[in-house]
């Protein structure tokens, strides 16, 4: 010195990623809840179906006026803090948790197994939402870093810079280790 690891530790990319706290607008003059007034037998889980129990002609559930009037989810701000660089997001399946009880399906939540995303941003369509925010799927563009190759400065090689294709984080960098070999 080769060569081969999803090895170890430590790092970079930046409008870098998640969380938590404070505040601001929204949500919304919504929902709910009181009062009237109209209506008549039904109504209690997001929806469907049985069951329980409960309320209800002392008037359900729906409508209209009239006073009261939230809230979560989400988003913007904070040199204001925590944990980080598969950070972390999302897609499929299994599985648990949720509501009075069972089944079945929706929505969340949490966990496991895979697949796909290097970051970031715009702009179409769909689709979630209260929504011209945000989110997420597909597509299509632009920034930006990293490795590999070709050009050019420039060359005898290197290293540095610019550019052009190209590829993915099981990736790049730096130090070590391990095992073959020599």
């Nucleotide at each position: 010195a080769g060569u081969g690891g999803u090895g170890a530790u430590a790092g970079a990319g930046g409008u870098g990623c998640g969380g938590a706290c404070g505040u601001c607008a929204a949500a919304a003059g919504u929902a709910g809840c009181a009062c009237a007034g109209c209506a008549g037998a039904g109504g209690a889980u997001g929806a469907u179906g049985a069951a329980c129990u409960c309320c209800u002609u002392u008037g359900a559930a729906g409508c209209u006026g009239u006073g009261u009037g939230a809230a979560a989810g989400g988003g913007g701000c904070g040199g204001a803090c925590c944990g980080c660089c598969g950070a972390a997001g999302u897609g499929a399946u299994c599985a648990g948790c949720c509501a009075u009880u069972c089944a079945u399906c929706a929505a969340g939540c949490u966990g496991a197994u895979u697949g796909c995303u290097g970051g970031u941003u715009c702009u179409g369509c769909a689709u979630u939402u209260a929504a011209g925010a945000g989110g997420u799927g597909c597509a299509g563009g632009g920034c930006u870093g990293u490795c590999a190759g070709g050009a050019c400065a420039u060359u005898g090689a290197c290293c540095u810079g610019u550019u052009c294709u190209g590829g993915a984080g099981a990736g790049c960098u730096a130090u070590c280790u391990c095992a073959c070999c020599u």
The RNA shown here (Lysine riboswitch aptamer) has 182 nucleotides and comes from Jeotgalibacillus sp. R-1-5s-1. It matches the Rfam family "Lysine riboswitch aptamer". The family has 47 seed sequences and 3,224 matches in Rfam 15.1. Lineage of the source: Bacteria > Bacillota > Caryophanales > Caryophanaceae > Jeotgalibacillus. The sequence was found by an Rfam model in a public genome assembly.